[in-house]
Context: one part of a larger RNA
């Protein structure tokens, strides 16, 4: 891992709601007892329990009552039938749908492993070194000292056995649930080691690691209290059918739980109230706009104040200073508003509207949402981001399209069909449909990502100057004189500054447009002739292109390819394009109408989690009925064949060898694929 077989709303007791019986102003018995065909039936048994009157705190009083001074108002009541069974939906009390804790407690069971310590024994090749002590000589006044030898100390030195377990390999389903190989520490001591005895879990021991205390110790183990508790997680077994949510408020030692409300669903009950549309009448400060208010501001005029300077600290004068207020001009505001909308919302009316609205009552589930438009705030006018409003979608929606894509477009799937129409989207190939048609654009493969900004790209459209008396570009010539204009300055002659910017010759020519030089020089332009011969030359707006553009696959067109396009824009015709719509058939539920109660027949509908309802298949056991079927083959297995919407039925072979179907009813240990599920097999 797969198979098989097991595995989860039960049971009582009390309550509530339904059904459906029995009695009915009543309804039942409990123990218990009596009789029987005896886990059972029938028969008694009225204690007691519910209803038949409330109301008050009570006293009490009673269809009333209580409050109160009330004969007043209010409160609760007087209408409206109960109760005992049983089925079933709930709740409560129990383990209460199963399985699951770390944990807590209580009684005992460990020191045969291990830590210590307590008696009594064992072990420790070999070799080194050579303390004190003596003992001799030398030596000293005697002592000291020195040497020689003796001599045996030592948590001494080297190293086997024995303890250890430093490093590194190997080993990791192993030789081993901790080992092997090399290597390495102690190796007369704080030593190693055998027996035997001791300390127990709120605890012992501990050269002290929270280490050990029997292969997992921050508190062994073993049973036991126990089914401990889990607002937590997983898992819950057969079939169709109708309807069908929420992920919000408000509160919560609450935030992943719950409580009531919303929203669902089943029954009863009222009956057009919801809804939508159009009139007709409301209340309002948003969006917008304004600036009369409250504040903020732009420029300017004015003119108080203040600040600078004179003056003598005075008075006064003065200012290109800074500047309320009032004026003129231009702004801005969520907590400004003289104004002010569209929705939306409210009333009230008219048409539409078959239950969608309200009411009472059973049962829920939900109370993490998510994108996506819109309008806002928090964020950085970031985020697949957060928070509210609104709407849609997904959730719980499956089909078409967006290449693939829960939430974006179209469209809501009862079911069957090799029929049609279409939405969206699409029609060159892949690919179902035009290589449509008309006009125009785009050259970048833009199309097939992005800005501020940049540009003689292009195609349109306006608007102003110049031009056959010759423009525009380009060639040729001229671009002169006062004058090196004045100041500055080493110099400054058109061309460093800084003032001025005249005048004269002309066709025209700046007291000079760029280079240049140290200054001059010298090139150039402005300006004008000349040559040429038809347009040119700014400007502004719109289309589309270009640059700007660097990230890890070619990888930013789904490819392939596409250029009067298979791009972009406009206009037209035409096709494709779905569970959409139509048509044929079937099915079903409300609802009408007809029935010959068998049913027809129209209409509207039948996506679906959680979840509420309703109908059924099927298993085992009983009990009744009919006594059915079976060695001429029961159950079961395997197969094929029909039937049924479906759980399932039936039949035919085969196989096996002793039992069991039907029909109607009771009971339930009733339905497996999922719980790192349990027990076996492979």
């Nucleotide at each position: 891992g797969c198979c098989a077989g097991c595995g989860a709303g039960u049971u009582a007791c009390u309550u509530u709601g339904u059904g459906u019986g029995g009695c009915a102003a009543g309804g039942u018995u409990a123990a218990g007892g009596c009789g029987u065909u005896c886990a059972g039936c029938g028969c008694c048994g009225g204690a007691g329990c519910c209803g038949a009157a409330g109301c008050g705190a009570a006293a009490g009083c009673g269809a009333g009552u209580c409050u109160g001074a009330a004969c007043a108002g209010g409160g609760c009541g007087u209408u409206c039938a109960g109760u005992c069974g049983c089925g079933c939906g709930g709740a409560g009390u129990a383990g209460a749908c199963c399985c699951g804790a770390a944990a807590c407690c209580g009684u005992g069971u460990g020191a045969g492993c291990u830590a210590c310590c307590c008696a009594u024994g064992g072990c420790c090749a070999g070799g080194c070194u050579g303390a004190a002590g003596c003992g001799a000589a030398a030596g000293u006044a005697a002592c000291a000292u020195u040497u020689c030898g003796u001599g045996a100390a030592g948590g001494g030195c080297c190293g086997a056995a024995c303890c250890c377990g430093u490093u590194u390999a190997c080993g990791u389903u192993g030789c081993a649930a901790a080992g092997u190989g090399a290597u390495g520490g102690g190796a007369u001591g704080a030593g190693c080691u055998g027996u035997g005895g001791g300390u127990a879990g709120g605890g012992g021991u501990a050269a002290a690691a929270u280490g050990c205390c029997a292969a997992a110790c921050g508190a062994a183990c073993a049973c036991g209290g126990a089914g401990a508790u889990a607002g937590c997680u997983g898992g819950u077994u057969c079939u169709c059918c109708c309807c069908g949510a929420a992920a919000u408020g408000c509160a919560u030692u609450u935030a992943g739980g719950u409580g009531c409300a919303g929203c669902g669903u089943c029954g009863g009950g009222a009956g057009u109230u919801a809804c939508u549309u159009c009139g007709c009448g409301g209340a309002g400060g948003u969006a917008g706009a304004g600036c009369a208010c409250u504040g903020a501001u732009u420029g300017g005029a004015c003119u108080a104040g203040g600040g600078g300077g004179g003056g003598a600290a005075g008075a006064c004068c003065u200012u290109a200073c800074c500047a309320a207020a009032c004026c003129c001009u231009g702004u801005c505001a969520a907590a400004c508003u003289u104004c002010g909308a569209a929705u939306a919302c409210c009333g009230c009316g008219a048409a539409g509207g078959g239950c969608a609205c309200c009411c009472c009552g059973g049962c829920a589930g939900u109370g993490a949402g998510a994108c996506a438009g819109u309008g806002a705030a928090g964020g950085a006018u970031a985020a697949g981001c957060u928070c509210c409003a609104u709407u849609g979608u997904c959730g719980a929606g499956a089909g078409g399209g967006a290449a693939a894509c829960a939430g974006c477009c179209c469209a809501g799937a009862u079911c069957g069909c090799a029929a049609g129409c279409u939405a969206a989207g699409g029609c060159c190939c892949c690919u179902a449909a035009g290589u449509g048609u008309g006009u125009g654009c785009u050259a970048a493969g833009u199309g097939u990502u992005a800005a501020a900004c940049g540009a003689g790209g292009u195609g349109g459209g306006g608007g102003c100057g110049c031009c056959c008396a010759g423009a525009c570009a380009g060639c040729c010539a001229g671009g002169a004189g006062g004058u090196u204009g004045g100041c500055u300055u080493a110099g400054a002659a058109g061309c460093a500054g800084c003032c001025a910017c005249c005048c004269u010759u002309u066709a025209a020519a700046g007291a000079g447009u760029u280079c240049g030089u140290a200054a001059c020089a010298g090139a150039u332009c402005a300006c004008u002739g000349g040559u040429c011969g038809a347009g040119g030359g700014c400007u502004c707006c719109c289309g589309c292109a270009c640059g700007g553009a660097a990230a890890a696959u070619a990888a930013a067109c789904g490819g392939g390819g596409c250029u009067c396009a298979a791009g972009c824009a406009c206009a037209c015709c035409g096709c494709c394009g779905a569970u959409g719509c139509u048509g044929c058939g079937a099915a079903u539920a409300g609802c009408g109408c007809g029935u010959u109660c068998g049913c027809g027949c129209g209409c509207u509908g039948u996506g679906g989690u959680a979840g509420g309802g309703g109908a059924g298949c099927g298993u085992u056991c009983c009990c009744a009925g009919a006594a059915g079927c079976g060695u001429u083959g029961a159950a079961g297995c395997g197969u094929c064949a029909c039937c049924g919407u479906g759980a399932g039925g039936u039949g035919g072979c085969g196989u096996c060898g002793a039992g069991u179907a039907c029909u109607g009813g009771g009971a339930a240990g009733u339905g497996a694929g999922a719980a790192u599920g349990c027990u076996g097999g492979c």
Molecule: large-subunit ribosomal RNA, domain II
Organism: Dehalococcoidia bacterium